Model confidence (mean pLDDT): 77 of 100.
A computed fold for a 67-nucleotide RNA from Acidobacteriaceae bacterium ZG23-2, annotated as Fluoride riboswitch aptamer (crcB RNA motif).
Its Rfam family is "Fluoride riboswitch aptamer (crcB RNA motif)". Rfam links the family to the GO terms response to fluoride and positive regulation of gene expression.
[in-house]
């Protein structure tokens, strides 16, 4: 210096917070989808879903109804 294992700890999972749980990562995990322009890449334009990885709650936003 590199690699592997173990222990401990931490981090991540397309927009916030908390609990539970699952998966992933050790400088990585992660950074949504579709259409068009373009040889490609990069880039640009337009459109769509969603505050969850999953469940529940709160908050924000949106729609509808009632008072």
């Nucleotide at each position: 210096u590199c690699u592997g294992c173990u222990g401990u700890g931490g981090g991540c999972g397309a927009u916030g917070g908390a609990g539970u749980u699952c998966g992933c990562c050790c400088u990585a995990a992660c950074c949504g989808c579709g259409u068009c322009c373009g040889c490609a890449a990069g880039g640009g334009a337009c459109g769509c879903u969603a505050a969850u990885g999953a469940c529940u709650c709160c908050u924000a936003c949106a729609c509808a109804u009632u008072c």
Description:
The sequence was found by an Rfam model in a public genome assembly.